A computed fold for a 350-nucleotide part of an RNA from Rumex scutatus, annotated as small-subunit ribosomal RNA, central domain. NCBI's taxonomy places the organism under Eukaryota, Euphyllophyta, Magnoliopsida, Polygonoideae, Rumex. The full RNA is in RNAcentral, with records from SILVA. Its Rfam family is "Bacterial small subunit ribosomal RNA". The coordinates come from a structure-prediction model, not an experiment, and the mean pLDDT is 87.
[in-house]
Context: one part of a larger RNA
């Protein structure tokens, strides 16, 4: 590069949006680039291949003949691809009507527990551990009851649930506002899928400024336990965790599965829709399509397992792999306030 791959052996960007590019449904019509079919010109000799001759034969020599995949010229041929023109409506979407949903973002309320502090009863211990001890308490702690403040997160519901591209999203309520499915129509009519660069978003931990600060807690101080013990348990406790702006761009960012479509048994649930038979209703019971679960045939697959939410069956399209180590390392650029990220090799080694 080829070939054959990416759930678990090397490999699927953390996720999306979307530019350039590749790729594209159905009907007729035009052309004739690409595709076919005929014919002409070229394509140096040597070579090589086939035929005859000539060294006694062979190598070798000769002499015809073929071949020279290419390229240009001409004439056609329209199925396919493409162009050119027109249609239609199944893909794609717009409206329209109800609808479920912890989807974002801003305001406003609420109650339980937690600590502190004020008081008031009360009077000797609290706490803690495998056992202790360091703490804290006669200067009045722990308990106990009424006030008060403060941060933070929201028991029960709750669920094999729901919603979002993911990352994530849960007390109640309000405002505006994104997405989604089902269903009737109705209207544009192929408007499509993917997406190198590019751009948004992007759990924790970090770093910057300004709040903030109950509980928790790296760090660190003591108290244990050990041979030690820089730990595991304890007692305290910075920074952090909360907020408000911009910053880092990384996680086993996971289903370790990239996005489309299109076919291929079943069964048993759940979500929100719609419908049919029933009924006074709701429920059962059948049934569509969309989602999210589970079992399982075919088929796959080294096997484990997956099995209409495929890892099956096929197209289209991006990404990434090519033995281990050296190494996600070194230089270098990029980018970041750093800490770092992103891009990314070699010698060697075996």
């Nucleotide at each position: 590069u080829u070939g054959g791959g990416c759930g678990u052996a090397a490999a699927g960007c953390a996720u999306c949006u979307g530019u350039a590019g590749g790729u594209g449904g159905c009907u007729u019509u035009u052309u004739a680039c690409g595709u076919c079919c005929g014919c002409c010109g070229u394509c140096a000799a040597a070579u090589c291949c086939c035929a005859a001759g000539g060294c006694u034969u062979a190598a070798c020599c000769c002499u015809g003949g073929a071949c020279c995949g290419g390229c240009g010229g001409u004439g056609g041929a329209a199925a396919c691809u493409a162009c050119c023109a027109a249609g239609a409506u199944g893909g794609a979407g717009u409206a329209c009507u109800g609808u479920a949903g912890g989807g974002g973002c801003a305001g406003a309320g609420g109650g339980a527990a937690u600590u502190u502090c004020c008081g008031g009863u009360g009077g000797a211990g609290c706490a803690g551990u495998g056992a202790a001890a360091u703490g804290c308490g006669u200067a009045g702690a722990g308990a106990u009851c009424a006030a008060a403040a403060a941060a933070a997160a929201c028991a029960c519901c709750a669920a094999c649930g729901g919603c979002g591209a993911a990352a994530g999203c849960a007390c109640u309520u309000u405002a505006a506002u994104g997405g989604g499915a089902c269903a009737a129509c109705a209207c544009u009519g192929a408007c499509a899928c993917u997406g190198a660069g590019a751009g948004a978003c992007g759990a924790a931990a970090g770093a910057u400024a300004g709040g903030g600060g109950a509980g928790c807690g790296a760090a660190u101080g003591g108290a244990a336990u050990u041979a030690g013990a820089u730990a595991c348990c304890c007692u305290a406790g910075u920074a952090g965790u909360c907020c408000u702006a911009g910053c880092u761009g990384u996680a086993a960012a996971c289903g370790a599965u990239g996005g489309a479509u299109u076919c291929u048994a079943g069964g048993c649930g759940c979500u929100a829709u719609g419908u049919g038979u029933a009924u006074c209703g709701a429920c059962c019971c059948g049934u569509g399509g969309a989602g999210u679960g589970u079992u399982g045939u075919a088929g796959c697959u080294a096997a484990c397992g997956c099995a209409u939410u495929a890892a099956g069956u096929a197209u289209c399209u991006c990404g990434c792999g090519c033995g281990g180590g050296g190494a996600g390392u070194a230089c270098g650029u990029u980018u970041g306030c750093a800490a770092g990220a992103a891009u990314g090799a070699a010698a060697c080694u075996g």